Background:
SAM riboswitch aptamer (S box leader) from Parapedobacter indicus, 106 nucleotides, folded computationally.

RNA sequence: CGCUUAUGGAGAAAGGCAGAGGGAAUGGACCCUGUGAAGCCUUAGCAACCUGUCGGUAGACAAGGUGCUAAAUUCUACCCAGAUAAGGAUCCGGGAAAGAUAAGCA
Numbered sequence: 001c002g003c004u005u006a007u008g009g010a011g012a013a014a015g016g017c018a019g020a021g022g023g024a025a026u027g028g029a030c031c032c033u034g035u036g037a038a039g040c041c042u043u044a045g046c047a048a049c050c051u052g053u054c055g056g057u058a059g060a061c062a063a064g065g066u067g068c069u070a071a072a073u074u075c076u077a078c079c080c081a082g083a084u085a086a087g088g089a090u091c092c093g094g095g096a097a098a099g100a101u102a103a104g105c106a
Stems, first nucleotide, its partner, number of pairs: 002105006013043005021032003026077004044069003049065002051062004073098001078095003082091003
């Protein structure tokens, strides 16, 4: 890097180093950021996919392997459907695509 399946409107931050960007990619919107971005380290926390224990099941508990700790996966783009509006447009439902995480496979 590829394939399959599941899940994503919940939840959870302090300190140190660092020093200008960041929110996956492209366009647009919006937002975070010298009252300190990314990155790295320490500590803490969240969750419960795998795992362990109990259980007939449903499930409960634990937290070893991962993961995560601004905003819905920040929103949007493509398809289908609806509402409002003279129009620009605004709002709303479903799906796809992409991406993220886990488990498995190659």

Background:
The sequence was found by an Rfam model in a public genome assembly. It matches the Rfam family "SAM riboswitch aptamer (S box leader)". Rfam links the family to the GO term regulation of gene expression.